The part of an RNA shown here (small-subunit ribosomal RNA, 5' domain) has 510 nucleotides and comes from Elusimicrobia bacterium CG08_land_8_20_14_0_20_51_18.
Model confidence (mean pLDDT): 85 of 100.
Context: one part of a larger RNA
RNA sequence: GAGUUAACGCUGGCGGCGUGCCUAACACAUGCAAGUCGAGCGAAGAGUGGCAGAGUAUCGCGCUCUUAGCGGCAGACGGGUGAGUAACACGUAAACAACCUACCCUCAAGAGGGAGACAACCUGGCGAAAGUCGGGCUAAUAUCCCAUAUUAUCCGGGUCCGGCAUCGGAUUCGGAUGAAAGGCUCGCAAGAGUCGCUCGAGGAGGGGUUUGCGGCCUAUCAGCUAGUUGGCGGUGUAAAAGACCACCAAGGCUAUGACGGGUAGCCGAUCUAAAAGGAUGAACGGCCACAAGGGCACUGAGACACGGGCCCUACUCCUACGGGAGGCAGCAGUGGGGAAUUUUGGACAAUGGGCGAAAGCCUGAUCCAGCGACGCCGCGUGGAGGACGAAGGUCUUCGGAUUGUAAACUCCUUUUGCAGGGGACGAAACAAAUGACGGUACUCUGCGAAUAAGCAACGGCUAACUACGUGCCAGCAGCCGCGGUAAUACGUAGGUUGCAAGCGUUACUC
Numbered sequence: 001g002a003g004u005u006a007a008c009g010c011u012g013g014c015g016g017c018g019u020g021c022c023u024a025a026c027a028c029a030u031g032c033a034a035g036u037c038g039a040g041c042g043a044a045g046a047g048u049g050g051c052a053g054a055g056u057a058u059c060g061c062g063c064u065c066u067u068a069g070c071g072g073c074a075g076a077c078g079g080g081u082g083a084g085u086a087a088c089a090c091g092u093a094a095a096c097a098a099c100c101u102a103c104c105c106u107c108a109a110g111a112g113g114g115a116g117a118c119a120a121c122c123u124g125g126c127g128a129a130a131g132u133c134g135g136g137c138u139a140a141u142a143u144c145c146c147a148u149a150u151u152a153u154c155c156g157g158g159u160c161c162g163g164c165a166u167c168g169g170a171u172u173c174g175g176a177u178g179a180a181a182g183g184c185u186c187g188c189a190a191g192a193g194u195c196g197c198u199c200g201a202g203g204a205g206g207g208g209u210u211u212g213c214g215g216c217c218u219a220u221c222a223g224c225u226a227g228u229u230g231g232c233g234g235u236g237u238a239a240a241a242g243a244c245c246a247c248c249a250a251g252g253c254u255a256u257g258a259c260g261g262g263u264a265g266c267c268g269a270u271c272u273a274a275a276a277g278g279a280u281g282a283a284c285g286g287c288c289a290c291a292a293g294g295g296c297a298c299u300g301a302g303a304c305a306c307g308g309g310c311c312c313u314a315c316u317c318c319u320a321c322g323g324g325a326g327g328c329a330g331c332a333g334u335g336g337g338g339a340a341u342u343u344u345g346g347a348c349a350a351u352g353g354g355c356g357a358a359a360g361c362c363u364g365a366u367c368c369a370g371c372g373a374c375g376c377c378g379c380g381u382g383g384a385g386g387a388c389g390a391a392g393g394u395c396u397u398c399g400g401a402u403u404g405u406a407a408a409c410u411c412c413u414u415u416u417g418c419a420g421g422g423g424a425c426g427a428a429a430c431a432a433a434u435g436a437c438g439g440u441a442c443u444c445u446g447c448g449a450a451u452a453a454g455c456a457a458c459g460g461c462u463a464a465c466u467a468c469g470u471g472c473c474a475g476c477a478g479c480c481g482c483g484g485u486a487a488u489a490c491g492u493a494g495g496u497u498g499c500a501a502g503c504g505u506u507a508c509u510c
Stems, first nucleotide, its partner, number of pairs: 001510004006506005013379006019372002021337001026335003030332003035073003040070002043067006050061002080290003090214007099207003104203004109198002112146004121136006152177011182195005216262003223253003228250004233245003265287004269280004292313005315326004343369001345368003351365001352363004382412004392403004417447006426437001454499005459480003465494005475482002
């Protein structure tokens, strides 16, 4: 000098864009943050003079709306945090002849027949509650069985091509095994359309595994290792593998630093620097890990699952003392810790996500607003004229000098401000409708210089000097050093210098 997720002191007019728990991965009151589908299903409730006739009694059929339950998809995304991790975690370059992939796209083929349940509901019981047990009925795109079977899977055989060790690919014959679901609209019907369903092939995007290389400190850590290193056979997985198991062998790593200890999420990048390098990893983006601490699996295409489940531990809460409930490192917010970090706001209008045929519903993602000079950028606090120069202040050699064109005063302007009028873009899809922000931005009119300047320094480094007070005191100080009676170095005042809605100090990095 530059920089900062800064803090502290003094001061503080406005706007735009950013940004805001670095500490206790401490504990959390309250609200919200993941639902949706009635065009999968039965049922219940509400409305309804539609059928309807003698008929708004009741009942039945229908239509509209609502919904707890069964069922489907989503809850593995989005959002948070950085505790752990020195590791194939990350980055980069490769490999998979060792793999998976819901929704989406393309292609091909299909969807025939049957069965038994369980919720809801009714009913009986237990419990303070959370909830739970029994009996009975019932539907489905829920569940099961049979049939059918292509390039699926398995077994046996043939032909051809290829390679990378196990082998890979193409083709053909025979045998065995494995599927499915319906809804809605139109139609008198046959059927058509559409959304789905099943098996198979491919794609896209996503993921899994493996490997080379790369990036911290420590030798006051020198030896480490029994599933250890390899083999054979198995188990297991989507998949290779001591990943796991039985048996066999005795190996494997290490001064090119094993093993141990400390520290740490990694990267794109960011800061600095002429570069090389050094430092950092806030915000934004990619990857990873975690969800009170620890373990486990279930469901599922995908989790070992933040707002799912089970168990143990600690803590908090409720209790009728028998037993139960909970997990903000989501958004706000509270206590605590700390030098220190915001509103218990608005809207789904846009972008995006989930569900749905759609209308739409949900969305603390997101878009906005609020608070903080925390940062960057922009603007303003007026402009022109105005004296051998008012007053006051300060200094003085008492002559004057300086503050100083500064003020007053004259003329002008109105950025900003206040009041009033108009008033968006962002909105796209088919006409219409649709804006939280917001009556905001912007614009026009009126008013009046009106509403707006501080902070630090002035001995040298280093731009800027005098007076008084103090008297090695009080104090200053980054270094050198000032202060013991004329201190340009302390304190105050005047003046000056620097920066300016900021200015200084402290901390840290280069």
Its Rfam family is "Bacterial small subunit ribosomal RNA". It was read from a public genome assembly. Taxonomically the source falls in Elusimicrobiota (Bacteria, Pseudomonadati).